[in-house]
RNA sequence: GAAGCAGGCCAGACAGCCGCUGGUCGUCAUCUUCGGGUGAUGGCGGGAGGAAGGUCCGGACUCCACAGAGCAGGGUGACGGUUAACGGCCGUCCGCUGAAAGCCGCAAGGUAUAAGGCGAGGAAUAGGGCCACAGAGACGAGCGUAUUAAGUUACGGUGAAACGCGGUAACCUCCACCUGGAGCAAUUCCAAAUAGGCACGCGUUGAUGUUGCUCGCGGAGCGUGCGGGUAGGAAGCUUGAGCGCUGGAGUAAUCCAGCGCCUAGAGGAAUGGCUGUCAUAGGGGCGUCCCGCAAGGGAGACCACUACACAGAAUCCGGCCUAUCGGCCUGCUUUACAU
Numbered sequence: 001g002a003a004g005c006a007g008g009c010c011a012g013a014c015a016g017c018c019g020c021u022g023g024u025c026g027u028c029a030u031c032u033u034c035g036g037g038u039g040a041u042g043g044c045g046g047g048a049g050g051a052a053g054g055u056c057c058g059g060a061c062u063c064c065a066c067a068g069a070g071c072a073g074g075g076u077g078a079c080g081g082u083u084a085a086c087g088g089c090c091g092u093c094c095g096c097u098g099a100a101a102g103c104c105g106c107a108a109g110g111u112a113u114a115a116g117g118c119g120a121g122g123a124a125u126a127g128g129g130c131c132a133c134a135g136a137g138a139c140g141a142g143c144g145u146a147u148u149a150a151g152u153u154a155c156g157g158u159g160a161a162a163c164g165c166g167g168u169a170a171c172c173u174c175c176a177c178c179u180g181g182a183g184c185a186a187u188u189c190c191a192a193a194u195a196g197g198c199a200c201g202c203g204u205u206g207a208u209g210u211u212g213c214u215c216g217c218g219g220a221g222c223g224u225g226c227g228g229g230u231a232g233g234a235a236g237c238u239u240g241a242g243c244g245c246u247g248g249a250g251u252a253a254u255c256c257a258g259c260g261c262c263u264a265g266a267g268g269a270a271u272g273g274c275u276g277u278c279a280u281a282g283g284g285g286c287g288u289c290c291c292g293c294a295a296g297g298g299a300g301a302c303c304a305c306u307a308c309a310c311a312g313a314a315u316c317c318g319g320c321c322u323a324u325c326g327g328c329c330u331g332c333u334u335u336a337c338a339u
Base pairs, nucleotide, nucleotide: 001335002334003333004332005331006330007329008328009327010326012278013277014276015275016274017273018272020047021046023044024043025042026041027040028039029038030037031036049310053321054320056319057318058317059316060315061183062182063181064180073179074178075177076176077175078092079091080090081089082088093121094119095118096117097116102111103110104109122174123173127172128171129168130167131166139164143156144155145154146153187235188234189233190232197226198225199224200223201222202221209217210216242261243260244259245258246257247256248255249254280307281306282305284303285302288299289298290297291296
């Protein structure tokens, strides 16, 4: 230099102004059972992701069910490890795949392995089903030719498989192992108004109502207490299988120890917008420099312009999958040439 792979990181920065959400410390108003509540406002901190997404697996947590055993249903499937758990991850074996170069070839093309990638990778002698195209015949023996005492023996264009102890389990099945259901709209607590419910009392000898009282009018409910539910409020709710650094064990996944850190917690759902400067990328303009006879090629300044993806928390974690403008970094393998 050529070729093929693997992994990690970032997802603009700063400043100003205007907002949103929630925390805290105040101020004001108002209510108060004096504990505090509600509203307004000011200061100071916090405020999305690598996938927050899909909801496909696995768990934590909560409620319901559950003596024990079995069947059905669902799932997993080499071997070993890792983990809270997994269908995830790591290592090994096996199979498949896998570039340039080299080799073969006039050429088209063929051929190999490395790193790497992929594998639903148990069982086909328990049983059933199925086997495209081609082929006379495709799963169970028949058919053709030759041969023999005898369906006795041999062969049969095609095809992955043909006259058989064939293939297929990503078809049923068998074997081994795992597996209860629902999900934070889980669940728990507090709790109005109105309308039902229950108990007691009063009431057609007129209650309640009608302006505070009397009269009058009207005519069947009214009062008190209790209980359930709803609206609403609170908890669950973010300190956790947490994150960073260092050291150690291990091939690795992962684990252990020490030190440091606290990093949204809303609830019909905030996390935004504008301006300026800088950075990055793109194409353009003007002139400059370098190479060149020329055509042309290259370089870095300046000037404006444009662009910055996918997307977005909703109980929380571990994975998988999918989307993603661009940019940066690291590592592995094979090989040409030179020293």